[in-house]
RNA sequence: GGGCCUAUAGUUCAGUGGUAGAAUUUCGGUCUCCAAAACCGACGACAGAGGUUCGAAUCCUCUUGGGCCCG
Numbered sequence: 001g002g003g004c005c006u007a008u009a010g011u012u013c014a015g016u017g018g019u020a021g022a023a024u025u026u027c028g029g030u031c032u033c034c035a036a037a038a039c040c041g042a043c044g045a046c047a048g049a050g051g052u053u054c055g056a057a058u059c060c061u062c063u064u065g066g067g068c069c070c071g
């Protein structure tokens, strides 16, 4: 320098054009003499910019970060 893959919640992952979800973590509650466990609830996210579309996490382009391969 060229090619490919990847970026969603604090963490691990779903979500193939139509309401952003689960587990776990944290916090609150129930229970308990107390704690743990269990149960209930809450908080919390689409890497950035642009384009296509009635509508984009999803499709296209560029940029940024990470990984792999070629030279």
Stems, first nucleotide, its partner, number of pairs: 001070007010024004018054001026042005047063005
Molecule: transfer RNA
Organism: Candidatus Nomurabacteria bacterium